The part of an RNA shown here (large-subunit ribosomal RNA, domain VI) has 253 nucleotides and comes from Bauldia sp. Rfam family: Bacterial large subunit ribosomal RNA. The source organism's lineage runs through Bacteria, Pseudomonadota, Alphaproteobacteria, Hyphomicrobiales and Bauldia. Its mean pLDDT, the model's own confidence on a scale to 100, is 88.
Context: one part of a larger RNA
Parts: sequence; C1' cells; structure tokens
RNA sequence: UGUAGGAGAAUUGAGAGGAUCUGUCCUUAGUACGAGAGGACCGGGAUGGACGCACCUCUGGUGGACCUGUUGUGGCGCCAGCCGCAUAGCAGGGUAGCUAAGUGCGGACGGGAUAACCGCUGAAAGCAUCUAAGCGGGAAACCCCCCUCAAAACGAGUUCUCCCUUGAGAGCCGUGGAAGACGACCACGUCGAUAGGCCGGGUGUGGAAGCGCAGCAAUGCGUGGAGCUUACCGGUACUAAUAGCUCGAUUGG
Repeated sequence: UGUAGGAGAAUUGAGAGGAUCUGUCCUUAGUACGAGAGGACCGGGAUGGACGCACCUCUGGUGGACCUGUUGUGGCGCCAGCCGCAUAGCAGGGUAGCUAAGUGCGGACGGGAUAACCGCUGAAAGCAUCUAAGCGGGAAACCCCCCUCAAAACGAGUUCUCCCUUGAGAGCCGUGGAAGACGACCACGUCGAUAGGCCGGGUGUGGAAGCGCAGCAAUGCGUGGAGCUUACCGGUACUAAUAGCUCGAUUGG
C1' cells in the first nucleotide's frame, strides 16, 4: 500500500516448518527350541544415552549500581571516621536478571494407503497358480494424528461488536517494560500505582559508627544477628506522566 465505508476483537486453515533416534535391565521364562552347550519370538514393566523445547525451585556460574576484609598512596587541618587512584587495586561472599553442568517435559498412542513379502478365492491352461477380474494382511519410509507459523491463501476467507462529524478509532508527546539494534510490541498517563522517591518486607553481607569495659599496645568484649543492603515482593500520589496537537469515513465507486 492492498484486501471497495471506517474501527476494535475473535477465528478457519490452503500452505509451510519442526519433531520422527536408541541402549541396558527385570519379567514372561531358564519357558518354546535343543542331546547338551545354549537360549528366544510375542507381550508387560523399569531405567539410561544423545537430541530438542521450556524454566531458574534446587545445585552451581556470572553478577564493574550490594556487603565485608585489606595493601600502597593522595585528600578531607590533626585523631577517629570517610573519599579518590592503583586491572573492579587486591581478596572473600552475593540479590535480581542471564545461564548449564541444574530442573521439568517431549519422541507416544492410534488411523489410512502401501514396499518387499505372506495369504484367500480364482481362471486363462478340466490340474496347478497370491492375479488376469475380485479380496485380506504387511515397515522407523508416505498421508494424517503431535508442536509452531499462517488470509499477501491477490481465489486477500469467516464471525461478533461499535461508529457515521454531537468524531468510532489511531497517531504525535510523556512515564516505563521479563518488549527491544531502530522501528515495532506491551502497560500506563491524575477517572493514575507507569517509573523514580519514600515506607514495610525479603535477600545478601556478617557483627557498623559512637560510647563503655579489658589490655602498655596490637586487639578483644559489650551495647547488638548490629549496621548497610542494586535489579526482588507489597504499599504509598511526594516527583514526573501537564496542557494540547494531528490524522480519521460526504451512509460507503
């Protein structure tokens, strides 16, 4: 842009893509079979491998806006307490998110038509013959069944609702996002919890500063599971989403 009025939803599925794997063990059963040695089909159950999809409860990784320890040096006048720089200075942990080595799930079941092959009936050819007419069975292959996309399927489908200048709806703009390169998508814009802040909680770190006590001191103990705490959970209009602008159908050639 189109889908012959405009708009918001819900759908059908032409077609396309994905997947399609397999071991071992137990049982049936030491049965059938076999002189023995050995040792099944069919059927039932369990548990793995590789692969795929999803997820982060658990186990971990990462986690340069979290916490702690600590070296050198500079600064805040000094002490104390802090801050800068040194690969994030170095080191020990670690929330959310992302993630695998972690967790869950999947291949199934079933149907159709078949291959090799196995058959029934059966002539040509008084017999025989699965085939010539006819009929049945039979594979991880094929078509469905399962998962995903899908009406740009130009043959542009279907259904519901709304609107017609008293403006359906959309965009711009703003606050943001498990969405994202940008567009897009999704939530919200005071009739408001969209983000920030604040409050409460959680989580992490691991015992703050100050003061007191003990010790010559380093340091230790008490106050006190203390202080601090990002992305998590809940709440709260304090801040910012103000105000507004544009497009948009002549009842549909």